A computed fold for an 83-nucleotide RNA from Geobacter argillaceus, annotated as c-di-GMP-I riboswitch aptamer.
RNA sequence: UUUCCGAACGGGUAAACCUCGGGUAACCGGGGGACACAAAGCCACGGGUCCUGCACAGAAGGCAGGAUAGCCGGGUUGCCGAA
Numbered sequence: 001u002u003u004c005c006g007a008a009c010g011g012g013u014a015a016a017c018c019u020c021g022g023g024u025a026a027c028c029g030g031g032g033g034a035c036a037c038a039a040a041g042c043c044a045c046g047g048g049u050c051c052u053g054c055a056c057a058g059a060a061g062g063c064a065g066g067a068u069a070g071c072c073g074g075g076u077u078g079c080c081g082a083a
Stems, first nucleotide, its partner, number of pairs: 002083003006080001012037002017032006035070001041076003045073003048068007
């Protein structure tokens, strides 16, 4: 430097749920809590899903804005160890 995500060591993150706060909502933040995770670090670029608004009698579809990185792909950085 490249590949792997793995036997060990030392660490890390934190789903559901409860609680306090924010948001019309999806959802987000603090505290408790652990289902899991080798990028469950970071980035909404592509697809998906979800929410809100507009138009329509309504649905589907469309347009606009938003949420999700713990849905997938992509980009980028990276610990221990192994080859």